A computed fold for a 1536-nucleotide RNA from a microbial mat metagenome, annotated as small-subunit ribosomal RNA. It matches the Rfam family "Bacterial small subunit ribosomal RNA". Gene Ontology terms of the family: structural constituent of ribosome and ribosome. The sequence is in RNAcentral, with records from SILVA. The prediction has a mean pLDDT of 84.

[in-house]
RNA sequence: AGAAUUUGAUCUUGGUUCAGAUUGAAUGCUGACGGCGUGGAUGAGGCAUGCAAGUCGAACGAGAUUGCGAGCUUGCUCGUAAUCUAGUGGCGGAAGGGUUAGUAAUACAUGAGUAACAUACCCCUUACCUUGGAAUAACGGUUGGAAACGGCCGCUAAUACCGAAUGAGGUGGGAAUAAGAUAACUUUUUCUUAUCAAAGUAGGGGAUCCGGUAACGGACCUCGCGGUAAGGGAGUGGCUCAUGGGAUAUCAGCUAGUUGGUGUGGUAAUGGCGCACCAAGGCUAAGACGUCUAGGCGGACUGAGAGGUUGACCGCCAACACUGGGACUGAGACACUGCCCAGACUCCUACGGGAGGCUGCAGUCGAGAAUCUUUCGCAAUGGGCGCAAGCCUGACGAAGCGACGCCGUGUGGACGAUGAAGGCCUUAGGGUUGUAAAGUCCUUUCGCCUGGGAACAAAAAAAGCCGGUAAAUAAUCGGCUAAUUUGAGGGUACCAGGUAAAGAAGCACCGGCUAACUCCGUGCCAGCAGCUGCGGUAAUACGGAGGGUGCAAGCAUUAAUCGGAUUUAUUGGGCGUAAAGGGCGUGUAGGCGGAUUGAAAAGUCAGUUGUGAAAUUCCGGUGCUCAACAUCGGAGCUGCAACUGAAACUCUUGAUCUUGAGGAUAGGCGGAGAAAACGGAAUUCCACGUGUAGCGGUGAAAUGCGUAGAUAUGUGGAAGAACACCUGUGGCGAAAGCGGUUUUCUAGCUUAUUCCUGACGCUGAGGCGCGAGAGCAUGGGGAGCAAACAGGAUUAGAUACCCUGGUAGUCCAUGCCGUAAACGAUGCAUACUUGGUGUAGCCGGGCUCAACCCUGGCUGUGCCGUAGCUAACGUGUUAAGUAUGCCGCCUGGGAAGUACACCCGCAAGGGUGAAACUCAAAAGAAUUGACGGGGGCCCGCACAAGCAGUGGAGCAUGUGGUUUAAUUCGAUGCAACGCGAAGAACCUUACCCAGAUUUGACAUGUAGUGGACGAUAUCAGAAAUGAUAUUUCUCGCAAGAGCCGCUACACAGGUGCUGCAUGGCUGUCGUCAGCUCGUGCCGUGAGGUGUUGGGUUAAGUCCCGCAACGAGCGCAACCCUUGUCAUUAGUUGCCAACACGUAAUGGUGGGAACUCUAAUGAGACUGCCUAGGUUAACUAGGAGGAAGGUGAGGAUGAUGUCAAGUCAGCAUGGCCUUUAUGUCUGGGGCUACACACGUGCUACAAUGGUCGGUACAGAAGGCAGCAAAGCCAUGAGGUGGAGCAAACCCCUAAAACCGAUCUCAGUUCGGAUUGUAGUCUGCAACUCGACUACAUGAAGUUGGAAUUGCUAGUAAUGGCGUGUCAGCAAUAUCGCCGUGAAUACGUUCCCGGGCCUUGUACACACCGCCCGUCACAUCAUGGAAGUUGGUUUUACCCGAAGCCGCCGACUUAACCGCAAGGAGAGAGGCGUCGAAGGUGAGGCUGAUAACUGGGAUGAAGUCGUAACAAGGUAGCCCUACCGGAAGGUGGGGCUG
Repeated sequence: AGAAUUUGAUCUUGGUUCAGAUUGAAUGCUGACGGCGUGGAUGAGGCAUGCAAGUCGAACGAGAUUGCGAGCUUGCUCGUAAUCUAGUGGCGGAAGGGUUAGUAAUACAUGAGUAACAUACCCCUUACCUUGGAAUAACGGUUGGAAACGGCCGCUAAUACCGAAUGAGGUGGGAAUAAGAUAACUUUUUCUUAUCAAAGUAGGGGAUCCGGUAACGGACCUCGCGGUAAGGGAGUGGCUCAUGGGAUAUCAGCUAGUUGGUGUGGUAAUGGCGCACCAAGGCUAAGACGUCUAGGCGGACUGAGAGGUUGACCGCCAACACUGGGACUGAGACACUGCCCAGACUCCUACGGGAGGCUGCAGUCGAGAAUCUUUCGCAAUGGGCGCAAGCCUGACGAAGCGACGCCGUGUGGACGAUGAAGGCCUUAGGGUUGUAAAGUCCUUUCGCCUGGGAACAAAAAAAGCCGGUAAAUAAUCGGCUAAUUUGAGGGUACCAGGUAAAGAAGCACCGGCUAACUCCGUGCCAGCAGCUGCGGUAAUACGGAGGGUGCAAGCAUUAAUCGGAUUUAUUGGGCGUAAAGGGCGUGUAGGCGGAUUGAAAAGUCAGUUGUGAAAUUCCGGUGCUCAACAUCGGAGCUGCAACUGAAACUCUUGAUCUUGAGGAUAGGCGGAGAAAACGGAAUUCCACGUGUAGCGGUGAAAUGCGUAGAUAUGUGGAAGAACACCUGUGGCGAAAGCGGUUUUCUAGCUUAUUCCUGACGCUGAGGCGCGAGAGCAUGGGGAGCAAACAGGAUUAGAUACCCUGGUAGUCCAUGCCGUAAACGAUGCAUACUUGGUGUAGCCGGGCUCAACCCUGGCUGUGCCGUAGCUAACGUGUUAAGUAUGCCGCCUGGGAAGUACACCCGCAAGGGUGAAACUCAAAAGAAUUGACGGGGGCCCGCACAAGCAGUGGAGCAUGUGGUUUAAUUCGAUGCAACGCGAAGAACCUUACCCAGAUUUGACAUGUAGUGGACGAUAUCAGAAAUGAUAUUUCUCGCAAGAGCCGCUACACAGGUGCUGCAUGGCUGUCGUCAGCUCGUGCCGUGAGGUGUUGGGUUAAGUCCCGCAACGAGCGCAACCCUUGUCAUUAGUUGCCAACACGUAAUGGUGGGAACUCUAAUGAGACUGCCUAGGUUAACUAGGAGGAAGGUGAGGAUGAUGUCAAGUCAGCAUGGCCUUUAUGUCUGGGGCUACACACGUGCUACAAUGGUCGGUACAGAAGGCAGCAAAGCCAUGAGGUGGAGCAAACCCCUAAAACCGAUCUCAGUUCGGAUUGUAGUCUGCAACUCGACUACAUGAAGUUGGAAUUGCUAGUAAUGGCGUGUCAGCAAUAUCGCCGUGAAUACGUUCCCGGGCCUUGUACACACCGCCCGUCACAUCAUGGAAGUUGGUUUUACCCGAAGCCGCCGACUUAACCGCAAGGAGAGAGGCGUCGAAGGUGAGGCUGAUAACUGGGAUGAAGUCGUAACAAGGUAGCCCUACCGGAAGGUGGGGCUG
C1' cells in the first nucleotide's frame, strides 16, 4: 500500500466482499510447563448456610470464674488482681465493599463563584474546666405471651441528664473609627448593653493542712489523656454560574408556582424552596415541549491523522440497596447488613401474632452462547475503637479453578545414503515422503526423585543513655542503643546432586483474491461457499488419501468495533447525460459584502500565571535470568480561565469618497401584460336556384350520406373559433408563455449625457405571489376538432392502429387545482481568461448630404473553435474554464415517491416521506461485432428472360414410421435421405434364435508336462465339434533347440460407451474477397488508423488521395487437361508421293510428308490503333490472330464459424466387460409393409412406335482375366479355343440418315404385374439373384399448391465404358464421346453474400432481449371489527407512616415558688401535605386477529407481445377517460 466482482472487451460512476488490528468473549478440534493479569456482559430474577462492624473497664454500676490475702462461724464473708458477660455511656456503624436499575440533567467533565455557607476526628494558637441537683438501665420481685417481645413495683452509678456561677472570646443591638470596594457591601479598632461554656479519669509527688491510733485517704502540686469557649489551618462537603458531550420535526408550540415583585416562614446557606398578596409574564426554529435510548469522565480499541466506536478491569464523581413513601439520630444520612408505614414475595406459628431482605465474600436455583472456591490469614498495606497491650476487618494479602488474554520456555542436538522398508504418484525409466527414520555420538532446560534454602519484618519491647515538662534524681513525653518476640502464602522462589532422549504437537488451509497439487471416490447427487462461484463421468473448488503451505500450546469458526471506505468528503466528494439545480420570481431571518482614514480591542497573534488528580500513552533508566509485569524520572495531556501586550486582517464605531447600486434628463425598442372596439379568408349549418346519380372513404373496402335530389355549383343569411402570407436558430417576458387591426391603461429593457444620492449591495431557510395542459365548481357559449361511446374494417383475437359518426372538453366570466421531458435535463450574483463569423436594437465615425457600403462602442441572440476542463460525449467570454459569496439537492438497485402520520384540496389528488424484505449488481459514455419489417453502393442462374424438369402414374433405391425374436449401427434444414455401402443368398454381419467354447479365432513371454504336427478312413451331429482306428518327426555327441498339444500365470479379445476427452480426415459458409501483423501515429482505455475516401476490377485487382509506411496468409500467376503451330522421334499406329500385290483390305517393299502417338518449345502481354478517363488505373471499339482482355475446364479452399460429421475405416485417453458385451458353428434377419418423404428410371407418344437398310466415336478394362473365328440354340447361353500383360480382345456405338408401316386410340403408345418354360453364377438362388423365351398387358393422355437445374460445346438428348464383383438386385456412382439449342431488357422485388453508414436495452448476439395480468408455493409487510399488555396525563374518592401547625379539661423528676401553683414538656385529638390503592376519561406505544391490499422470490405453467431496430402505430412526461393484461385514445409538452 491494495485486491476481487457489472462488460464480448473498455473507461467511469457505484455498491458488495476480502486481506489488518482488537475483545470481560462463545463454539469445534487439540492440549507440556511457568509468570503476570483477568473471569455473571443475560433476570436491579429468587435465595439455604457461614462469615462481611465493632471497640473502649484509663467514663459507669453490677454479676460470674480463677488466683492471692485476711477473717474465721471450714464453707461462707471481706479485700485485692486478672479474665469474661450483658447493661448505662462514648466513638465508630454516612467509611470500606457491591451494582448501573433510574437519570439527557437535581448527573458528569472543564473553568469560575460563595462578600450566600457548614465541618466530628487531625494540626497550631488563646483562655478555662467552679458549684449543685434529680433520675434511669443493669439488678431484684411479680406478671403477660407459643414466640418475638413486654407490663407493673423497688434499688443504683457515671465523661448519661438538669440547674447556678464565671466570660478571655463569640453572637445580637447601639455609638464612634480606619481601609478596601462601589449595585447591594466587606473588613479593622474602641466604648457600651444583652446573651452563651465545661467532665472527668490514669500515674507521680516533697513540704504544709484535714480525717484517721495507724495503715491509708483527701486537700495541695504536677503530668498524660479527655472536656468547654474562641480564632486560624488542613482536608471534606453544600449551593450557584459558564461551556461541552445522544437520536428524533412523521414531536411545533410549551408553561398557573408557571415568570417576576413585596412580605413572611424555612435552611448551615441563596432561592417560588414553601405560603399570602400584586403584576402577566417566562421558554421556543441557535429546536422549547414530547418520545426513544443512555450512568458520566480519566481513559480503551482502531486510524497516517482528522475522526469513528466504546466506557470490562484500575481511578474520580453520581445514583441505587426487595418496590414505593417518610422522617429520627447525628458533624455528616433521609442511612446496603438502623427505624416507621404501605405493597409484593418467602419463612415460623399454639392462628392470636411474628420474622426477613447477598446490586458485601464464598455458594445455590433459574434464565442464558457464556463467566470460578461455601479456601487460608490478619504476617504485610489500610481502616474502626482503645493511653496502650490489643480486639475487629470476605477491605486487603495469598492460594484454588478456567489456554479467557499477554509474555516466556520446552517437546532434543550433531553426524548419518543403500537415498532402507512402508505410503503416494508414475510417461514403468523413475520421482516424492527424505537426513526424515534406523544407526552412532552428545546434552538434560522443564518434569520426576533427593538434599540445602532466602527475601517479603517494618514494628512492638525489658533494660540503658540523652533531652523536654516539672519543685523533683517520681511519673510522663521525645530521640538513640537494644536482650527478646511476630510469616497466611510455604519448605515457596532459588541452588546443588541423581535419572534417562527418556514424559511433552496440534489446528486450519491448498481454483482466484491468497502462501500451498496430485491420485482415488462421487456424477447438478452428496455436498462446498467470505466474494466471484464449484459439482450434469477425466472436479487442483465436494469426500478420502499422499504431498505441500501457514500459525503453533494453540488453531479455526461465529459474534462485535475501527480500518481499508476519499462509501457523509473540516482535512477530503459531488449535482448537462451516471444519484443529485427547487417550475419561476419576490422577499424575512441568517450568511457574505467596495475605497480612504481615525478609535476600540470581540475574533486573531505573542508572552506570563493558575489549572488540566493519580494511573494510562510516549521517552530515558532501574528491578524480577529475559519478557510480559512492576517501579523511578521526564515529556505530554493539543483544553479552560486570568493578566499584560501587538494592531496587518475580520468585527464594532466615527468621519469621508464614487467605481457597486439607485435616481434624473434626452431618445429608442418589442407577438411584454390588462380592457374595449373593429376586420377579412376558411369550415359548418340554413334558405332559394342550377343539376343528376352517385358522393365519401381506404392498402383494399364497408359503415355513412344520396332519387324525399346528395356530392358539385351560384346567391343570400347565421354562428362560433382561429388569425394564412409577413415568420426569421428573429423579438419580448422571471418562468409558464405571447402573433389579424386600432385605441386606452400598466410595467420593462436599452442607448447617450455623467447632473444627483453615497454602499443604499449579493444571496436567500421559512413566508408570499405567479405558474402549460388536463381536471373540478357555477353560469354562458358550442362552428370545427375530439377522450368516452357506437358502427364498419383488419385480425387467430383487435376492448388498438385505418374509416364513418359522436358526448364531455376545447371558447368566455368567476373561483379552485399547483402538476409536466415545467429542459439548456446546466440555481442566482460578481470578476477574470486567445479568436473567427452571422443576426436584432440603439448610438457614433468615414464616403461633400441621404440611401447602400466600410468602420467603432454598448446590450441581446446563434454557429465554429484555442487554452483549460471532462469518464467520455462534449463544453469553450451566453463555460461544463479560473475564483468568490449564498441557497437547493445527492449517497447502490428494487421495495417506493409506496405505507403510516401530518398539512393543503370540493374531488381527482398534491406536499413532506420511511421500514421489513430482497439482489450483487443497477447505471453513464464510448468500442468491436451481430441484428433491423434503417439507409447507400455492389455481386451471384438470386430474380427476371428462356430451356428441360420435380411435385400426379408404375417401378427402382434411400429415409421416417410401423412391425418383428432380430428387422445391427451411424448420417437428420441448407451442409441426412441412389449417404458410409466401389455392390447383405452363405460369408460379409456388427443383429436375433439355437448349439458349442474359455489363456481363448489372433500376439508375446515364463514355468511344468507330453511327443510329433499333420494326413487318411469310419461313426454321431445341422455344423462347429467329438469319438475310434491307422500312419508319423528334424537338428545336435550331449545338454538342449525348433514345432505342436495339454496345464498354470502374465495377458489376449470387444463394430461395448463417450466425436461434448482427442488425433487424423471431411462437410459448410465459399473460390466469397476477405483475414492479419511489424513499426509509427491517434485515444486514459477497449480500440482506431493502415483496410476508410474518389475511381476501377472477377478480385483488399490496380491507380490517385490520405498519419501512415511496409509486410504476411488469401486473389492472381506458377501446375494438369484442352484449343494453334513448330521441333524431335516413328511402333503394334499412319499411307501423300514411288513400286509390288489382292475379289477386297498399309496386305508388302518402302516412306516420315499427313493423321496420330508423346516429349520439348513457341504463342496472348491490353503488346498495337482510336475514343473516353485525372497525362492514372482502367473501360469501349478495332486490327492482326487458332485463340483477346482470367481463351475453356480442372487441381488449388485464407483467418475463422457450426462443441457440424466420424471412437463402426484407422489411431487413441478414460470408463465398462473377462466361462462373456470375447470366440466358433447352423439357421434366420438387415430384402418385413396400412402409410409419409427424398433421389432416380420408364412413360404418357407421330420431333413418335415398329420393321428393314446404311454411317460416324471416345475413354476405360483384361491372365483363376478379356476372349475372336467357327458350330449349336428363337434366346439367355453352350461349345470352341486363335489371339492378348495389349493401338490384340471386350467392340455391332446409339441417336442421326434412307425407306416402309401405324393415323390419335389407353392405341402397333406404355410396359408394371402375373403364369409357364429355361440359362448362368455359386456348397447352396425357398425366405432373397440376374438374365432369356412365350403368354399376360396395371396405372398413366404432360401432372395442384409448391419447387429444382442450367448462360455454350452449356442445357437438353443419344449411346459407350469402368470400379466394386463368383453372381447380382446398377435405373446408382465415376468417366467417355455423338447430336446440340433458347434467353439475359435489367437489378424494383425474393434468397445468399461483400463494403460503408445509422439505431440498439442484443453479445448463447433477433431462433436475441423483454412487459403486465392470471394460477401455484414461500417470505416479510400495510389496513382491519376487535382482544390483550406497557407507559403517561388529568379529575375525583380513600388516605398509612411521618414532619409541620393548632388544641391539649389528661399526664408530668430536675427550674421558679414556703405552699398552692407556675413555667416547660408529653400522651391524646384535629388540620394541611401525603405513598400505595380505587373509579372515570384521554394521550403515546407494543403484541395478536377473521378478512383484505399491494410487494419480493421461485425449474420448464397460462394469455397476449407493450418496450429495445423506423420494434413493425417513434418513444417518453403530466393529466383525463377506457380496457383480461401488457396497454389504448384525447389534450399539452420533450427529443433522451